[in-house]
Context: one part of a larger RNA
RNA sequence: GGAUGAACGCUAGCGGCAGGCCUAAUACAUGCAAGUCGAACGGCAGCGGGUCCUUCGGGAUGCCGGCGAGUGGCGGACGGGUGCGUAACGCGUAUGCAACCUACCCAUCACAGGGGGAUAGCCCGGGGAAACUCGGAUUAAUACCCCAUAAAGCAGGGGUUUCGCAUGGAACUAUUUGCUAAAGAUUUAUCGGUGAUGGAUGGGCAUGCGUCUGAUUAGUUAGUUGGUGAGGUAACGGCUCACCAAGGCGACGAUCAGUAGGGGGUCUGAGAGGAUGAUCCCCCACACUGGCACUGAGAUACGGGCCAGACUCCUACGGGAGGCAGCAGUAGGGAAUAUUGGUCAAUGGGCGAGAGCCUGAACCAGCCAUGCCGCGUGCAGGAAGACGGCCUUCUGGGUUGUAAACUGCUUUUCUACGGGAAUAAAAAGGUUCUGCGGGACAAAUUGCAUGUACCGUAGGAAUAAGCACCGGCUAACUCCGUGCCAGCAGCCGCGGUAAUACGGAGGGUGCAAGCGUUGUCC
Numbered sequence: 001g002g003a004u005g006a007a008c009g010c011u012a013g014c015g016g017c018a019g020g021c022c023u024a025a026u027a028c029a030u031g032c033a034a035g036u037c038g039a040a041c042g043g044c045a046g047c048g049g050g051u052c053c054u055u056c057g058g059g060a061u062g063c064c065g066g067c068g069a070g071u072g073g074c075g076g077a078c079g080g081g082u083g084c085g086u087a088a089c090g091c092g093u094a095u096g097c098a099a100c101c102u103a104c105c106c107a108u109c110a111c112a113g114g115g116g117g118a119u120a121g122c123c124c125g126g127g128g129a130a131a132c133u134c135g136g137a138u139u140a141a142u143a144c145c146c147c148a149u150a151a152a153g154c155a156g157g158g159g160u161u162u163c164g165c166a167u168g169g170a171a172c173u174a175u176u177u178g179c180u181a182a183a184g185a186u187u188u189a190u191c192g193g194u195g196a197u198g199g200a201u202g203g204g205c206a207u208g209c210g211u212c213u214g215a216u217u218a219g220u221u222a223g224u225u226g227g228u229g230a231g232g233u234a235a236c237g238g239c240u241c242a243c244c245a246a247g248g249c250g251a252c253g254a255u256c257a258g259u260a261g262g263g264g265g266u267c268u269g270a271g272a273g274g275a276u277g278a279u280c281c282c283c284c285a286c287a288c289u290g291g292c293a294c295u296g297a298g299a300u301a302c303g304g305g306c307c308a309g310a311c312u313c314c315u316a317c318g319g320g321a322g323g324c325a326g327c328a329g330u331a332g333g334g335a336a337u338a339u340u341g342g343u344c345a346a347u348g349g350g351c352g353a354g355a356g357c358c359u360g361a362a363c364c365a366g367c368c369a370u371g372c373c374g375c376g377u378g379c380a381g382g383a384a385g386a387c388g389g390c391c392u393u394c395u396g397g398g399u400u401g402u403a404a405a406c407u408g409c410u411u412u413u414c415u416a417c418g419g420g421a422a423u424a425a426a427a428a429g430g431u432u433c434u435g436c437g438g439g440a441c442a443a444a445u446u447g448c449a450u451g452u453a454c455c456g457u458a459g460g461a462a463u464a465a466g467c468a469c470c471g472g473c474u475a476a477c478u479c480c481g482u483g484c485c486a487g488c489a490g491c492c493g494c495g496g497u498a499a500u501a502c503g504g505a506g507g508g509u510g511c512a513a514g515c516g517u518u519g520u521c522c
Stems, first nucleotide, its partner, number of pairs: 001522004006518005013375006019368002021333001026331003030328003035074003040071002043067002047065003050061004081286003090211008100203002105199007113147004123136005153179004158173006184191003212258003219249003224246008261283004265276004288309005311322004339365001341364003347361001348359004378409004388400005414459004419455002430441004466511005471492003477506005487494002
């Protein structure tokens, strides 16, 4: 000098853009953050309508609109948070899988024939303070099960061709053996279902190289290293197991210990390098602590489950409930870090045929000079060089200083008015054509921010300057006070009676809505 997720002191007019718990991965009150589908299903508690009955109070009826709870489907593995752990194939990079999976989506081919038994709900009864739970009866499905079909397909054995990188791969072939399917719905046009192949996307696994400090850590390792066989997995593999061999790693630093999420990047620097890993993007890990699996295409699952533990809460003492490292917010810790805000209008996501619903993702608004950038605090004239202050060699002079007063001008900001007024919003939906891929058409609807930005009108210099420094480094000097005191100080050093170094004043210098100090990095 530059930088900063900064903090502190003094000060503070406006706007744009960004950023905002670095500490206690401490504990959490309250609300919200993941639902959706009635075009899968049985139904019908509540609401509206219809119909029927009525003693005019009302009652009955799923008949219609719809729909609580329930079965079922898809989604809750995304999105959002945090950095505890991890020195590791975790990350980065380059390769490989002749060792793999992939719901939804796209393309192509083929198929959807029969049958069955249950179970929620509803109803009845019981237990419990509650959470909830037990028994009986009855019922449906795109829930579940069985049989059939199996071209294309998969697996095993055989043959041929071809290729390669050892194990082998690919294609073709006819015969043989074995295996696997399915579901319907309605508004009749669609949406779905099953099997297979290919694609796309996302993942899994393996390998080379790179990846902090310590030798005052030198030896380490028993599923350990390899083999055979078996099991297991989507898949290779000591991944697991039985047997066999005795190996494997290590001064090119094993093991142990400490520290730490990694990268793109960021800061600095001429570069080499050093430092760093906030915001944004990619990967990883975690979700009160530890362990475990289930479901599923996908999890060993933040707002799912089970067990154990610590903690908190409820209890009728028998037993139960909970997990903000989601968004706000609270306590605590700390030098220190914001609102218990608005909207789904846009973008994106989930479900749905759609309308739509949900979305603390997101977009907006609020707070904070935390940073960067922009603008303003007026412009021109004006000498009696005024008054006052300060200095002085003192009837005087210098300086503050064109500074002020005063005159003229302008109106960015500001205030008032509420006059005008955007943009991000054209789609989806509708109608229609169709070769079903899609295209065409007209008129509308939809804005949280917001009557905001912006424009306009009126007013009038009106509403707006501080902070640090002035001995040298280092731009800027005098007076008074103090008298090794009080104090200053980044280094050198100032202060003991004329201190440009302390305190005040006048003046000056530098930055400026900031300026200084402190911390950290180059």